Transfer RNA from a bacterium, 72 nucleotides, folded computationally.
Rfam family: tRNA. Rfam classes the family as a transfer RNA.
It was read from a public genome assembly.
[in-house]
RNA sequence: UCCGGCGUAGCUCAGCGGUAGAGCGGUCGACUGUUAAUCGAUUGGUCGUAGGUUCGAAUCCUACCGCCGGAG
Numbered sequence: 001u002c003c004g005g006c007g008u009a010g011c012u013c014a015g016c017g018g019u020a021g022a023g024c025g026g027u028c029g030a031c032u033g034u035u036a037a038u039c040g041a042u043u044g045g046u047c048g049u050a051g052g053u054u055c056g057a058a059u060c061c062u063a064c065c066g067c068c069g070g071a072g
Base pairs, nucleotide, nucleotide: 001071002070003069004068005067006066007065010024011023012022013021018055025043026042027041028040029039030038048064049063050062051061052060
């Protein structure tokens, strides 16, 4: 320098055009001698950044940034 993959909640990840979700975690409560476990409620996001396409973009296109791998 070129090619490919990935970037979504505090963490691990889903969602592949039509209101952003799960598990774990946090908070409050129930349960009990207490803790743990269990149960209920609740809490969570500029979807890496900037543009473009579209009635509508996390999703498609372009550039850039970061991480991983490959080629030379």